The RNA shown here (Bacterial RNase P class A) has 286 nucleotides. Rfam family: Bacterial RNase P class A. Rfam classes the family as a ribozyme. Rfam links the family to the GO terms tRNA processing, ribonuclease P activity and dimeric ribonuclease P complex.
[in-house]
RNA sequence: UAAGAGGGUUAGACAGUCGCCCUAUUGGGAGGAAAGUCCGGACACCAUCCACUCUAUGUGGAUACUGGUAGCGGGUAACACCCGUCGUCCGCGAGGAUAGGGAUAGUGUCGCAGAAACGAAACAUUUGGGCGCCCGUCCAUCUAAGGUGAAAAGAGACAAACCCUACCAGGUGCAAGGCCGUGUCUGCGCUUGCCGCAGAAGUGCCGCAAUGAGCGCUCUUGGUAACAAGACGUCCAGAUAGAUGACUGUUCUCGACAGAAUCCGGCUUAUCGACCCUCUUAGUAU
Numbered sequence: 001u002a003a004g005a006g007g008g009u010u011a012g013a014c015a016g017u018c019g020c021c022c023u024a025u026u027g028g029g030a031g032g033a034a035a036g037u038c039c040g041g042a043c044a045c046c047a048u049c050c051a052c053u054c055u056a057u058g059u060g061g062a063u064a065c066u067g068g069u070a071g072c073g074g075g076u077a078a079c080a081c082c083c084g085u086c087g088u089c090c091g092c093g094a095g096g097a098u099a100g101g102g103a104u105a106g107u108g109u110c111g112c113a114g115a116a117a118c119g120a121a122a123c124a125u126u127u128g129g130g131c132g133c134c135c136g137u138c139c140a141u142c143u144a145a146g147g148u149g150a151a152a153a154g155a156g157a158c159a160a161a162c163c164c165u166a167c168c169a170g171g172u173g174c175a176a177g178g179c180c181g182u183g184u185c186u187g188c189g190c191u192u193g194c195c196g197c198a199g200a201a202g203u204g205c206c207g208c209a210a211u212g213a214g215c216g217c218u219c220u221u222g223g224u225a226a227c228a229a230g231a232c233g234u235c236c237a238g239a240u241a242g243a244u245g246a247c248u249g250u251u252c253u254c255g256a257c258a259g260a261a262u263c264c265g266g267c268u269u270a271u272c273g274a275c276c277c278u279c280u281u282a283g284u285a286u
Base pairs, nucleotide, nucleotide: 001282002281003280004279005278006277007276008275009274010273012251013250014249015248016247017246018245020029021028022027031257035268036267038266039265040264041263042262043173044172045171046170047063048062049061050060051059052058053056066169067168068167069166070165071085072084073083074082075081086100087098088097089096090095101164102163106162107161108158109157110156118154123146124143127140128139129138130137131136177206178205179204184200185199186198187197188196189195190193214234215233216232218231219230220229221228222227252255
């Protein structure tokens, strides 16, 4: 210099004016995917059985018609996720991919080609004999490299076929579910009131967002790592027809995909450009 491999950051910036939501604080106000709803959990309610006690409708455990997972070890609340490692395949390499348990439990399948594709026998070839006219046909015998195929009889291959084995999972999802002290509506009562009682509605309130599996360009310790423990710092959208916007100016490299709705951990998909780090191969120069 060229071609590559792996990983990370950012998601226009600044100022002014007018607004909106939560809040009452000199406060905060979309994302790396808020998305798909494909997995996993928290949480809530519901089913049957068992055990325990503090007898509360409390705690713990079980439930396999079926569904899921699959080398080995580890991480985690859990996972189909993540980390390490072995095997196999691809790449000169950095690296990448991996639906990787079991084929002496049983069933099933093995295209094309080939004589034959999974009870091994038939066909063909050689030789001999019988019949017959020389083609042919019948009986016995010989060859196994008869040359196709991934595989030719072998403990064959296939479980991204059924199946078997081990492990995991009870079911339904916040429209779960809970509550009338306040608000609304309906009914009843009387003492006719800004009254009392009862009931109902998917927002009147809670669940629901400031205490959490929370967060961090921080530090220490352990570990190859994922990660764990501790210290320090910090509170970071919370609506219910749904806020997070509009306009103006300056500026740059001219801005993509896209908008929270119970919350969290993953995976997958979409995405304009810019920048950074580590490594590989080849060439050249010193």